This is a predicted structure of an 82-nucleotide RNA (Glycine riboswitch aptamer) from a marine eukaryotic metagenome.
RNA sequence: CCUCUGGAGAGACUCACAUGAGCACCGAAGGGGAAAAUUCCUGAUAUUUCAGGGACCAAACUCUCAGGUAAAAGGACAGAGG
Numbered sequence: 001c002c003u004c005u006g007g008a009g010a011g012a013c014u015c016a017c018a019u020g021a022g023c024a025c026c027g028a029a030g031g032g033g034a035a036a037a038u039u040c041c042u043g044a045u046a047u048u049u050c051a052g053g054g055a056c057c058a059a060a061c062u063c064u065c066a067g068g069u070a071a072a073a074g075g076a077c078a079g080a081g082g
Base pairs, nucleotide, nucleotide: 001082002081003080004079005078006077011023013022014021015020024069025068026067030065031063032062033061038055039054040053041052042051043050044049
């Protein structure tokens, strides 16, 4: 990477009459955010500590841009096979 299987959440909302608009929601395509640790600089302290600033930094956390809110499709992730 390919195939198969399982796979959640949230309005089958309203208006318009037409691919649009509005309100309410969801987080598991994708995307964004920054945690400890580590490290660098500066200052203080003196038996290796503290403070400030920077770098780096993950998620199923968080944002809700995208996507989604009957079925279908999609779907993080998991299992099996190649």

The prediction has a mean pLDDT of 83. RNAcentral holds the sequence, with entries from MGnify.